[in-house]
């Protein structure tokens, strides 16, 4: 160089064209005599960056950054 596969919340991850979820985690309240275990409510996201197709794009399509494998 050139190919594959990934970049979604504080983490590990789902979501193949129509409103962004879920576990843990983090807050607040119940509750206990406390503590931890339980219940309940919540906050938390320019979907790696920018462009193009669409009425509509996390999602298709091109470039370009990162990560991690492969061949040379």
């Nucleotide at each position: 160089g050139c190919c594959u596969g990934g970049g979604u919340a504080g983490u590990u991850c789902a979501g193949u064209g129509g409103u962004a979820g879920a576990a843990c985690g983090c807050u607040u309240c119940c509750a206990u005599g406390g503590u931890a275990a339980g219940g309940a409510a919540g906050a938390a996201g320019u979907c790696g960056a920018g462009a193009g197709u669409u009425c509509g794009a996390c999602u298709c399509u091109c470039u370009c950054c990162c990560c991690a494998g492969g061949c040379u």

Transfer RNA from candidate division WWE3 bacterium RAAC2_WWE3_1, 72 nucleotides, folded computationally. Lineage of the source: Bacteria > Bacteria candidate phyla > candidate division WWE3. The coordinates come from a structure-prediction model, not an experiment, and the mean pLDDT is 83. Rfam family: tRNA. Clan: tRNA clan. By type it is a transfer RNA. The sequence is in RNAcentral, with records from ENA.